[in-house]
RNA sequence: AUUAAACAUAGCUAAACUCAUUGUGAAGUGAGGACAGAAAACCAUGGGUCUCAUGAAGAUCGCCAGGUUGCAAAC
Repeated sequence: AUUAAACAUAGCUAAACUCAUUGUGAAGUGAGGACAGAAAACCAUGGGUCUCAUGAAGAUCGCCAGGUUGCAAAC
């Protein structure tokens, strides 16, 4: 520097659910939890879905695509 397929020892993230808390809400945050994940890291750019007090509004990147940066491994 590269990445078609396959791959995770150590370490990492943490669905459902429970409790607390914020919010009208979708949901967010913290603790527990362990279904899964190799970008389940980051960015609402396009599409999708969802919400409300319906508008220059918002939620979701663990729905898909795209962009950016990485880990292991191999060469």
Predicted 3D model of a 75-nucleotide RNA (c-di-GMP-I riboswitch aptamer) from Sulfurovum sp. It was read from a public genome assembly, where an Rfam model found it. The organism belongs to Sulfurovum, within Bacteria. The coordinates come from a structure-prediction model, not an experiment, and the mean pLDDT is 77.